[in-house]
Molecule: transfer RNA
Organism: Flavobacterium sp.
RNA sequence: ACGGAUAUAAGUCAGUGGUAGACUAUGUGACUUCCAAUCACACAACAUGGGUUCGAUUCCCGUUGUCCGUA
Numbered sequence: 001a002c003g004g005a006u007a008u009a010a011g012u013c014a015g016u017g018g019u020a021g022a023c024u025a026u027g028u029g030a031c032u033u034c035c036a037a038u039c040a041c042a043c044a045a046c047a048u049g050g051g052u053u054c055g056a057u058u059c060c061c062g063u064u065g066u067c068c069g070u071a
Base pairs, nucleotide, nucleotide: 001070002069003068004067005066006065007064010024011023012022013021018054026042027041028040029039030038047063048062049061050060051059
């Protein structure tokens, strides 16, 4: 330089164009003599800029970051 993949919660991952979810972590409460475990609740996210569409996490293009390949 060229080609490809990828970006969703603090972490790991779902999500067929129509309300964004799970587990772990964290916080609060219950339980317990205390801790752990368990139960309930809370917290917290679509990288960014455009386009298409009645409607975009989802489709298209650019940018940025990361990974892989070729030279």